[in-house]
Order: sequence, then C1' cells, then structure tokens
RNA sequence: CCCGAAAAAGGCCGAACUCUCCGGAAGGGGAGGGCGGAAAGCGGCGGAUCUACUUAAUGAGAAGAUGGCUGAGCUGCCGAA
Repeated sequence: CCCGAAAAAGGCCGAACUCUCCGGAAGGGGAGGGCGGAAAGCGGCGGAUCUACUUAAUGAGAAGAUGGCUGAGCUGCCGAA
C1' cells in the first nucleotide's frame, strides 16, 4: 500500500406529527421533532405512484410533483483479526 469486514467512536441525513410561509392541487421552503438510513449523497435516465387538466368516459394521456417505492448510472466516511 492492497484485500477484508466485526465492534466502537465522531460527524451527516431527517419519517410520522406540530407551527408557519408558498402553491389551484399533488406538493415544497423554514423551525421544532426523531421513525429510520452506509449512499436516506448527486443527476432525475427507465419503471411506479400522486395531482391538475383534456375527453362522453370508471378508459387514455403530463409539460406538474414524489424520489425515504423500485431498477440502473456517477461519486463516496470510519474500521480489528
């Protein structure tokens, strides 16, 4: 230096819920909160889901949204034998 990966420590993110602001809705920003997460980091690419609108329609279709639903892509912390 490489492989390996148990335990521990430090840090990171922040579900439900509450308050507040923005939005027509889905939903989003901020504060509190803490269920969880080793990619719950990034892009938002495929699928999925949600909302609006159109349409005679329960069917079909996003240019809006989620991404902590899922598949892949890029990057990535600590660590004994």
Model confidence (mean pLDDT): 76 of 100. The RNA shown here (c-di-GMP-I riboswitch aptamer) has 81 nucleotides and comes from Candidatus Sulfobium mesophilum. The organism belongs to Candidatus Sulfobium, within Bacteria. The sequence was found by an Rfam model in a public genome assembly.